A computed fold for a 72-nucleotide RNA from a Patescibacteria group bacterium, annotated as transfer RNA. The coordinates come from a structure-prediction model, not an experiment, and the mean pLDDT is 81. Its Rfam family is "tRNA". It is annotated as a transfer RNA.
[in-house]
RNA sequence: GUCCCUGUAGUUUAAUGGACAAAACGCAACCCUCCGGAGGUUGAGAUAGCAGUUCGAUUCUGCUCAGGGAUA
Numbered sequence: 001g002u003c004c005c006u007g008u009a010g011u012u013u014a015a016u017g018g019a020c021a022a023a024a025c026g027c028a029a030c031c032c033u034c035c036g037g038a039g040g041u042u043g044a045g046a047u048a049g050c051a052g053u054u055c056g057a058u059u060c061u062g063c064u065c066a067g068g069g070a071u072a
Stems, first nucleotide, its partner, number of pairs: 001071007010025004018055001027043005048064005
């Protein structure tokens, strides 16, 4: 250089082009407790970026970025 794969909460994973992007662990507040842990309730938190297709994109297409792999 060429080709291929991957990119979603802090972490690990879901979501057939269609209702508010779901869950576990973690985090915060409250309840409980002498305190903590465990347990209970509630909450915050994400689609790598920019365009395109579409009534509608996490999903399809192009480019860029990041990581990984193959090739000489």